[in-house]
Context: one part of a larger RNA
RNA sequence: UUAAGAUCUGAGAGGAAGGACCAUUUAGUACGAGAGGAACGGUGGUUCGAGGCCACUGGUCUAUCGGUUGUCCGGCAGGGCAGGCCGAGCAGCUACGCCUUACGUCAUUAGGGCUGAAAGCAUCUAAGCCCGAAGGACCCCUCGAAAAGAGAUCUAGAGCACCUGUAUAAGACAGGUUUGAUGGGACUGGAGUGUAAGUGCCGAGCUUCGGCGAGGUAUUCAGCUCGCAGUUUCCAACAG
Repeated sequence: UUAAGAUCUGAGAGGAAGGACCAUUUAGUACGAGAGGAACGGUGGUUCGAGGCCACUGGUCUAUCGGUUGUCCGGCAGGGCAGGCCGAGCAGCUACGCCUUACGUCAUUAGGGCUGAAAGCAUCUAAGCCCGAAGGACCCCUCGAAAAGAGAUCUAGAGCACCUGUAUAAGACAGGUUUGAUGGGACUGGAGUGUAAGUGCCGAGCUUCGGCGAGGUAUUCAGCUCGCAGUUUCCAACAG
């Protein structure tokens, strides 16, 4: 840049976004007396680097569930503290996992040439023309109207406030605000742990014979939990 949003242009800036190797085919071909023995090109893969992702596999998981130690809350139950120790562990974050990482075009270097005079010849060069490199410019990726020559088109009031997260140091960004599923709750599904407490029965063993009792089993794929999904206006997005 006269204030917002969207879509662009692209002056300009950055990138290495790719590098290497192996096998196979070309081919036992070209070449070579033989011995031997290629290449251009094609296909498949490996590795290093770069970008992205979390369905799988692995890791982590101070959400969570369970076992257990010491101590405290008088006992049970349930808890606090020491990430106490240990076994699992969804989401998330990740690599050891997965995906992608081209084909080309143009102008050229060295070099190879065509035509061709100066110099009746010759000469790739003087005029002109054709090729030619992992290099240069494009192609590809990212940024980029503060590019003062401050751009273009379309749409539209914007900001605060409040509920939030795909975002996050503050700003910003993104979604919602009753014409509502934005967050919480409830319910349903799914996921994690692994069978809660209480009670009944069994029970090693102890006993002053009254009982006590680790543990097992049934109730019980229980109980507990959920950063996930869906449904539902119960609560809060009011008032401004």

Predicted 3D model of a 240-nucleotide part of an RNA (large-subunit ribosomal RNA, domain VI) from a Candidatus Woesearchaeota archaeon. Its Rfam family is "Archaeal large subunit ribosomal RNA". Rfam 15.1 lists 2,955 matches to the family in 1,139 species. Its Rfam clan is "LSU clan". The sequence was found in a public genome assembly. The organism belongs to Candidatus Woesearchaeota, within Archaea.